[in-house]
RNA sequence: GGGCGCGUAGCUCAGGUGGUUAGAGCGCUACACUGAUAAUGUAGAGGUCGGAAGUUCAACUCUUCCCGCGCCCA
Numbered sequence: 001g002g003g004c005g006c007g008u009a010g011c012u013c014a015g016g017u018g019g020u021u022a023g024a025g026c027g028c029u030a031c032a033c034u035g036a037u038a039a040u041g042u043a044g045a046g047g048u049c050g051g052a053a054g055u056u057c058a059a060c061u062c063u064u065c066c067c068g069c070g071c072c073c074a
Base pairs, nucleotide, nucleotide: 001073002072003071004070005069006068007067010026011025012024013023019057028044029043030042031041032040050066051065052064053063054062
């Protein structure tokens, strides 16, 4: 330098061919339970979906560029 893939909650990830509520497990906080922890149960907080443009009535999802990471070729 060329090609491909990935980027969504603190961590690991799901989100089929765009459709209006952005989710799961673990973790975290509060409460219940206990002599006290752990475990368990209930409730809750936490995200401008890597950034910017474009297409569209509508974008996590499609297109382009940029940034970061990984793999392959040279």

Model confidence (mean pLDDT): 80 of 100.
The RNA shown here (transfer RNA) has 74 nucleotides and comes from a Candidatus Peregrinibacteria bacterium.
Its Rfam family is "tRNA". From the family's description: Transfer RNA (tRNA) molecules are approximately 80 nucleotides in length. Gene Ontology term of the family: triplet codon-amino acid adaptor activity. It is annotated as a transfer RNA.